[in-house]
């Protein structure tokens, strides 16, 4: 300096011809069992406001395309690799 990969909750990931983000597993809280506790079994589980119903956001960053982007498209950032 050139070329390829890869980036999604606290954490390991899934979702590909572009159509409900956030499955599924671990942690986490609450709850049943239990004298008690392990283990087992039920529920919740990005974020910001909101008393609430409810809105918005939100897949590194920013920008394009699109009705509609986590997907495509360019530019940056980081982290792995390969070449010289």
């Nucleotide at each position: 300096g050139c070329c390829c990969g890869c980036a999604u909750g606290g954490c390991g990931a899934a979702a590909u011809a572009g159509g409900c983000a956030g499955a599924c597993g671990c942690a986490a809280g609450g709850g049943a069992c239990u004298u008690a506790a392990a283990a087992u079994c039920c529920c919740u589980c990005g974020g910001u406001a909101g008393c609430g119903a409810u809105a918005c956001c939100a897949u590194a960053u920013c920008g394009g395309u699109u009705c509609g982007a986590g997907u495509c498209c360019g530019a940056u950032u980081g982290c792995g690799g390969g070449c010289a």
This is a predicted structure of an 84-nucleotide RNA (transfer RNA) from an uncultured Clostridia bacterium.
It was read from a public genome assembly.
It matches the Rfam family "tRNA". The family's RNA type in Rfam is transfer RNA.